[in-house]
RNA sequence: AACUGAAAAGGGCAAACCCGUCGAAAGGCGGGGACGCAAAGCUUCCGGUCUACCGUGCCCCGGGAAGGGCACCAGGGCAGCGGGGCCACCAGG
Numbered sequence: 001a002a003c004u005g006a007a008a009a010g011g012g013c014a015a016a017c018c019c020g021u022c023g024a025a026a027g028g029c030g031g032g033g034a035c036g037c038a039a040a041g042c043u044u045c046c047g048g049u050c051u052a053c054c055g056u057g058c059c060c061c062g063g064g065a066a067g068g069g070c071a072c073c074a075g076g077g078c079a080g081c082g083g084g085g086c087c088a089c090c091a092g093g
Base pairs, nucleotide, nucleotide: 003092004091005090012037013036017032018031019030020029021028022027035080041086042085043084045083046082047081048078049077050076055072056071057070058069059068060067
C1' cells in the first nucleotide's frame, strides 16, 4: 500500500412521513424524524431513470388572435439505481 469489515472505540449520514421554503415539475434546501448505510463523502464522465417551463410536431377550437389536448425533447434533476473518477475515519492486514 492493495485488499477486508468479524469484533471494538470515537463517532458520522439520514428513507418514508410532517412543517417551512425555493422550483412549472422532477426535485433541492432548513427543521423534526429514523428505513437503512462502511463511503448513504465529493463528482453527471458512461449507462439507466424522473420531470417537461421553454421549444418542436400533430390534433381540437376559433374569422383571427388567444385557448385546450397528445407526442417528442434536458439545457433541469436523481450520487440512497449501477459503473467510472477523486478523497477519507477506525480496526484487521